[in-house]
RNA sequence: AACGUGCUCCGGGGUCGGUGUAAGUCCGAACCGGCGGUUAUAGUCCGCGACCCGCGCCAAAGAAGUUCCUCACAGAAUUUCGGAGGCACGGCUGAACUGGUGAAAUUCCGGUACCGACAGUUAAAGUCUGGAUGGGAGAAGCACGUA
Numbered sequence: 001a002a003c004g005u006g007c008u009c010c011g012g013g014g015u016c017g018g019u020g021u022a023a024g025u026c027c028g029a030a031c032c033g034g035c036g037g038u039u040a041u042a043g044u045c046c047g048c049g050a051c052c053c054g055c056g057c058c059a060a061a062g063a064a065g066u067u068c069c070u071c072a073c074a075g076a077a078u079u080u081c082g083g084a085g086g087c088a089c090g091g092c093u094g095a096a097c098u099g100g101u102g103a104a105a106u107u108c109c110g111g112u113a114c115c116g117a118c119a120g121u122u123a124a125a126g127u128c129u130g131g132a133u134g135g136g137a138g139a140a141g142c143a144c145g146u147a
Base pairs, nucleotide, nucleotide: 002146003145004144005143006142007141008140010138015029016028017027018026030127031126032116033115034048035047036046037045043114044113052091053090054089056087057086058085062081063080064079065078066077067076068075096112097111098110099109100108118130119129120128
């Protein structure tokens, strides 16, 4: 250094004005961009995560029955119902072109664009509220061990 096991910690951002009874949702202008990869730096190339859907397996609390045990309660075993939650797999899942530089860039520079789950809201949401003090791709570090 590599490999294995365990632990700790980190891990999503974004507004002003106008109209109006009412809009951070409409109009005008603005702002934001998870993770890994990529001979050169990515919201838009490839892949992943989360949300949503499907499916298989495992399964907590709790409830009921039977047997053992006890004066009784409690307890033990077992069967059925139950299904919080976990694991795996599958589906779904938005958007960019061009000029320049260069060995190399849909990633840099110039120009002009585009995209953004679900539910809620006295008016329609990438930016408000909510699931979320959640989850997570992954990042960093520590310890022990092995050939």